[in-house]
c-di-AMP riboswitch aptamer (ydaO/yuaA leader) from Streptomyces minutiscleroticus, 147 nucleotides, folded computationally. The source organism's lineage runs through Bacteria, Bacillati, Actinomycetes, Kitasatosporales and Streptomyces. Its Rfam family is "c-di-AMP riboswitch aptamer (ydaO/yuaA leader)". Gene Ontology terms of the family: cyclic-di-AMP binding and regulation of gene expression.
C1' cells in the first nucleotide's frame, strides 16, 4: 500500500417494522396492513377457482427430461416441467422534499383457503429480516452546524 475475513464502536441503506412504561408477563403511542354500510361501480360470478402482503408485472430464447401427433428408425410439430440467460411495467441509492442529466443493482418470496370491489361507524393483526464502505453531477425550496 491493495485485498479477504472476525470481533468492537459508531455512521447509514431496503422495509411499517421505531419509541415509551414495566422486575417480568405484557401495556401505551406512533407508523403499517386486513375485514367491513350507504352512495358509486361490476352485470357479472363460479377449477382455467379467487384474493392479499410486496417494486418484484410480462415476453422472447438456448438446453434438460416426460407426453400426444406424423412420417418413418431417426426426424420434424405441439405440450407440461426443470434449468440457464437476455429483456421488460415497475422499484432502491447518505441531510430532507421536487425537478433534470447520468452510474450501479433490484425485478424475489411469502400468505389467505372456495372466501373478500370501493367502503363511514366498527373488527382483526404487524413491529421482522436483511445488508453497506460508498455515499454521482446541477437547480429551487428547506432543515442542521458554523460565524
Nucleotide at each position: 500500500c491493495g485485498u479477504g475475513c472476525g470481533c468492537a464502536c459508531g455512521c447509514g441503506c431496503c422495509g411499517a417494522a421505531u419509541c415509551c412504561c414495566g422486575c417480568a408477563a405484557g401495556g401505551g403511542a406512533a407508523c403499517c396492513g386486513g375485514g367491513g354500510a350507504a352512495c358509486c361501480a361490476c352485470c357479472a360470478u363460479u377449477c382455467c377457482g379467487g384474493g392479499g402482503u410486496g417494486a418484484a408485472u410480462c415476453g422472447g430464447g438456448c438446453g434438460u427430461c416426460g407426453g400426444c401427433c406424423a412420417g418413418g428408425u431417426c426426424u420434424g410439430g405441439u405440450u407440461g416441467a426443470c434449468g440457464c440467460g437476455c429483456g421488460u411495467a415497475g422499484g432502491a441509492g447518505a441531510c430532507c422534499u421536487u425537478c433534470c442529466u447520468g452510474c450501479u443493482c433490484c425485478g424475489a418470496a411469502c400468505c389467505c383457503g372456495u372466501c373478500a370491489g370501493c367502503u363511514a361507524a366498527c373488527c382483526c393483526g404487524g413491529u421482522a429480516g436483511g445488508c453497506g464502505a460508498g455515499a454521482a453531477g446541477g437547480a429551487a425550496g428547506g432543515a442542521a452546524a458554523g460565524g